The RNA shown here (c-di-AMP riboswitch aptamer (ydaO/yuaA leader)) has 136 nucleotides and comes from Syntrophothermus sp. UBA1445.
RNA sequence: CAUUCUUGUAGGCUUAAUCCCGGGGUGAAACCCGGGAGCGGGGGAACCAAUUAAUGGGGUGAAUCCGGAUUCGUCCGGUAGGGCUCCCUAGCCCGAAUCCGUCAGCUAACCUCGUAAGCAAAUGCAGGGGAGAAUG
Numbered sequence: 001c002a003u004u005c006u007u008g009u010a011g012g013c014u015u016a017a018u019c020c021c022g023g024g025g026u027g028a029a030a031c032c033c034g035g036g037a038g039c040g041g042g043g044g045a046a047c048c049a050a051u052u053a054a055u056g057g058g059g060u061g062a063a064u065c066c067g068g069a070u071u072c073g074u075c076c077g078g079u080a081g082g083g084c085u086c087c088c089u090a091g092c093c094c095g096a097a098u099c100c101g102u103c104a105g106c107u108a109a110c111c112u113c114g115u116a117a118g119c120a121a122a123u124g125c126a127g128g129g130g131a132g133a134a135u136g
Stems, first nucleotide, its partner, number of pairs: 001136007012119003018037007038115006048105001056103001057100004065078005081094004086129004
């Protein structure tokens, strides 16, 4: 470089949310408590930034904003942004919720918190690229 085959089953996805040890619990689990590792969030100097209110302000998160309708409960359409397959096109989906409590810019040391919850499919799905294997 050329040709052929594979890119699938064994399970997987969103998320920081997993793993290990001890105890409780159970038929076994789930679950609960404690400790640790990993991962994630918040507060917190100098320097820098800011000095600007009022109708406060701020955090987690992809989840912000616009238009219309409304019986004011909410509903409809779009959208910044986000997720799924190794990537692209295409396709499908999300575009919520909630916390702090008048207070927090960044931020080394330091302090502190979380480690939950939920979901789709049933051997179905296209084209191109990349990757891998074999042969020459």
Record summary:
It matches the Rfam family "c-di-AMP riboswitch aptamer (ydaO/yuaA leader)". From the family's description: This family represents a conserved RNA structure found upstream of the ydaO and yuaA genes in Bacillus subtilis and related genes in other bacteria. It was read from a public genome assembly, where an Rfam model found it. Of the family's consensus pairs, 92% are formed in the model.